[in-house]
RNA sequence: ACUACCGAAAGGCAAAAUCAGGGAAACCUGAUGACGCAAAGUCAUGGAUCUAAAGUCAUUUUAUUGUUCAUGACCAGGAUCGCCAGACUGCCGAA
Numbered sequence: 001a002c003u004a005c006c007g008a009a010a011g012g013c014a015a016a017a018u019c020a021g022g023g024a025a026a027c028c029u030g031a032u033g034a035c036g037c038a039a040a041g042u043c044a045u046g047g048a049u050c051u052a053a054a055g056u057c058a059u060u061u062u063a064u065u066g067u068u069c070a071u072g073a074c075c076a077g078g079a080u081c082g083c084c085a086g087a088c089u090g091c092c093g094a095a
Stems, first nucleotide, its partner, number of pairs: 012037002017032006035082001041088003045085003048080003055074005
């Protein structure tokens, strides 16, 4: 000097829940709060999962015809980085 092991110190973040606000929703923001986290820092790049307003298709009722409403299915360009992976960055490290 390096590596391994081990454990400290300084700290950091903040689950659920509640309140207020935004949103069609998932969820997000702020305050309180701490389940936990050595990247629980950042990025939606790959996968996975969540929601389905708008859109598409179909159906029900009414009905001369049509429209509207309602219901179901599909659907991300919406969401989750504290789901996994990847990329970038990062504090300390005694005997």